[in-house]
RNA sequence: AAACAAAGGUUAGCGCCAGAACUAUAUUUUAGUUGACGAGGUCUAGAGUUAUCGAAAAUUCGGCGGAUGCUCUAGUGGUACAAUUACUACCAUAGAUUAAAUCAAAAAAUAACAGUAAUGUUAUAACAGAAAUUUAAUCAGUAAUUUUU
Numbered sequence: 001a002a003a004c005a006a007a008g009g010u011u012a013g014c015g016c017c018a019g020a021a022c023u024a025u026a027u028u029u030u031a032g033u034u035g036a037c038g039a040g041g042u043c044u045a046g047a048g049u050u051a052u053c054g055a056a057a058a059u060u061c062g063g064c065g066g067a068u069g070c071u072c073u074a075g076u077g078g079u080a081c082a083a084u085u086a087c088u089a090c091c092a093u094a095g096a097u098u099a100a101a102u103c104a105a106a107a108a109a110u111a112a113c114a115g116u117a118a119u120g121u122u123a124u125a126a127c128a129g130a131a132a133u134u135u136a137a138u139c140a141g142u143a144a145u146u147u148u149u
Stems, first nucleotide, its partner, number of pairs: 014065004019061001020034005037054003043075007076092005082146006095139008109124006
């Protein structure tokens, strides 16, 4: 210096709590609890913005911070039926439309455990929508240069 193995941390629907609600064996300028259920989601930089989807949950009230969303600008990359470059259109492991298939949740509930309690943790089976993936079909530029036939 490299490779392999093991362990731990991080990886954002996430974190926090001055309001509010709730609990107590505390008795009140005390100590605690709750405060969004999962699914999905990042090319790079900057700016703006109350950032997607649904749920048998509904204080999931209210507030603060952050954030992979969206819009705009610039750059990089992909597709546009030989290649390169420029522009244009649509996009971001990457063109558009249609069809089919696939992927399919957690809370709730029940049980166990912890706690005086509010409540928390774990296990079990059910039920979404957006999006995504795969396959098929159809459609999808202009100019210059180069190469091949």
Background:
This is a predicted structure of a 149-nucleotide RNA (glmS glucosamine-6-phosphate activated ribozyme aptamer). Model confidence (mean pLDDT): 75 of 100. Of the family's consensus pairs, 88% are formed in the model. It matches the Rfam family "glmS glucosamine-6-phosphate activated ribozyme aptamer". Rfam describes the family as follows. This entry contains a glucosamine-6-phosphate activated ribozyme that is found in the mRNA for GlmS. GlmS is an enzyme that uses fructose-6-phosphate and glutamine to generate glucosamine-6-phosphate.